[in-house]
RNA sequence: UGAGCGUGUCGGGCGGUCGCGCCGUACGUUCUGUGCGGCGAGGAAAGUCCGAGCAGGAAAGGGCACGGUGACGGCUAACUGCCGCCCCGGGAAACCGGCGGGAAAGUGCAACAGAAAAUAUUCAGCCGAUGAUCCCCUUAGGGACACAGGUAAUGGUGAAAUGGUGCGGUAAGAGCGCACCGCGAAACUGGUAACAGUUUCGGCAUGGCAAACCCCUCCGCCUGCAAGAUCAAGAAGCUGGUGCUCGGCCCGGGCACUACCAGCGGGUAGAUCGCUUGCCGAUAUUCGGCAGAGCCGGUUGGUAACAGCCGGUCAAGUUAAAUGAUCGCCACCCCGAUUCGGGGCACAAAACUCGGCUUAUAGACACGCUCAUUUU
Numbered sequence: 001u002g003a004g005c006g007u008g009u010c011g012g013g014c015g016g017u018c019g020c021g022c023c024g025u026a027c028g029u030u031c032u033g034u035g036c037g038g039c040g041a042g043g044a045a046a047g048u049c050c051g052a053g054c055a056g057g058a059a060a061g062g063g064c065a066c067g068g069u070g071a072c073g074g075c076u077a078a079c080u081g082c083c084g085c086c087c088c089g090g091g092a093a094a095c096c097g098g099c100g101g102g103a104a105a106g107u108g109c110a111a112c113a114g115a116a117a118a119u120a121u122u123c124a125g126c127c128g129a130u131g132a133u134c135c136c137c138u139u140a141g142g143g144a145c146a147c148a149g150g151u152a153a154u155g156g157u158g159a160a161a162u163g164g165u166g167c168g169g170u171a172a173g174a175g176c177g178c179a180c181c182g183c184g185a186a187a188c189u190g191g192u193a194a195c196a197g198u199u200u201c202g203g204c205a206u207g208g209c210a211a212a213c214c215c216c217u218c219c220g221c222c223u224g225c226a227a228g229a230u231c232a233a234g235a236a237g238c239u240g241g242u243g244c245u246c247g248g249c250c251c252g253g254g255c256a257c258u259a260c261c262a263g264c265g266g267g268u269a270g271a272u273c274g275c276u277u278g279c280c281g282a283u284a285u286u287c288g289g290c291a292g293a294g295c296c297g298g299u300u301g302g303u304a305a306c307a308g309c310c311g312g313u314c315a316a317g318u319u320a321a322a323u324g325a326u327c328g329c330c331a332c333c334c335c336g337a338u339u340c341g342g343g344g345c346a347c348a349a350a351a352c353u354c355g356g357c358u359u360a361u362a363g364a365c366a367c368g369c370u371c372a373u374u375u376u
Stems, first nucleotide, its partner, number of pairs: 001372010012330007020040008042347001046358002049356005054224004061251004066220003070216001072084004086100001087098004101215002106213002108209002123155002125151003128147001130146002133144004163181006182204001183202008228273004237264005243255004277291005292314001294313008332344005
C1' cells in the first nucleotide's frame, strides 16, 4: 500500500419565528384559561419468533396425549438466548457454519442406471479338474470350444458396491500373510467434562438416512392490557336445559339452584384506573427514607458472558392518538474544478413493560486480527 476477517459507536448539530401533548406551580373571568419552569419517538420503536414480569381462570394438583430442547462447562428471573471450549464441515489464513444423544428396540426410504443397494451375490472378465472334439507344430507343447468348480484382485453402472496403500503369496485371487493407516477392546497420562494423546492386544466388516416415523434425556397449565378493576346509564321479556368452569381427555377440585348456561328479542353504551418507577412518612410548593431482572459512571473479581461494591439519577404517556412546520448557518457524501457552484442526505414512528432472536439500513468513525507486496 492492497485484499480480506471480527467487534463496537454515531446515524445529524446550532439558532430564530409560529404551533402541539403531559407534569409541577402561581393567578384567575373555572375555561380546550393565562404566566413561569421541566420533559417529549428507535437501533431497530419493525416481525410477533422465543422467554418472563403483571392480571384473570383459581385457593391449587396428578396422569395420558400434544409441543419444544439436544456435545461439555458456565451466565441469566428465564429462554430455542449469550460466553467459553470439544468434535465435525468450509476456507491458504484470520474466521465462518452446526442437521452435535440412539441405526444389534422396531418400522421405513434411496428414482434411474447396475448382476446386485444390506443377514448380498456374480454382468463382463481372470483361473480352471475333465472332455481328448477341432486347429498349428512334431521335441516339449501352444491355441480354440464345452463345462463341474474357484474368484471379487481388474473393468463397468451409480451419490454410495462392503476397509485403504504397498509387498509377498496363489492355478487365478482374496487380510490369505506382513508393514503402515483405519476399526474394535483394554490400560495409562492430561483435562471439572465433552474429549485428546500414548502403549498393548485383536485380521477385524454388521454401509447411509432419525431436518424419516420412532426410542431416550430434560422442560412446558391456559388466556392475554382488546388482560383486568371501579363508577354511571339503561330496560322487556320469552323459550329450552340442570348444570357451569379449570387448553383436549380422565381423575380430582371451585361456583351454583332467587343462580348459571344456550337461543330469540329489547334498552344503554359515558367516564376513571390499569398508563409509566412503586410504597411510606412529613417540618409539605420539586423534601426525606426504603425497594427495583430500571438507567449511567467508577472500581474489584472473572478468559468471557457476567457478578459484587460505591456514587449519581428516575428521563414520552396517547386513546384515533401530541413529539410538528418554516427560515438561516454548519456537519457529511457526490460531480464540476476550488476562498465557488450544483445536487444529495439511509431504514424508519411509541400505544403495558422488560431480556433476546430475526429482518431493513445512505453514510461516517474507532479498535484488533490474517495474507500478499514494497521500503527501512

This is a predicted structure of a 376-nucleotide RNA (Bacterial RNase P class A) from a Phycisphaerae bacterium. Rfam family: Bacterial RNase P class A. About the family: Ribonuclease P (RNase P) is a ubiquitous endoribonuclease, found in archaea, bacteria and eukarya as well as chloroplasts and mitochondria. The source organism's lineage runs through Bacteria, Pseudomonadati, Planctomycetota and Phycisphaerae. The model forms 95% of the base pairs in the Rfam consensus. Its mean pLDDT, the model's own confidence on a scale to 100, is 77.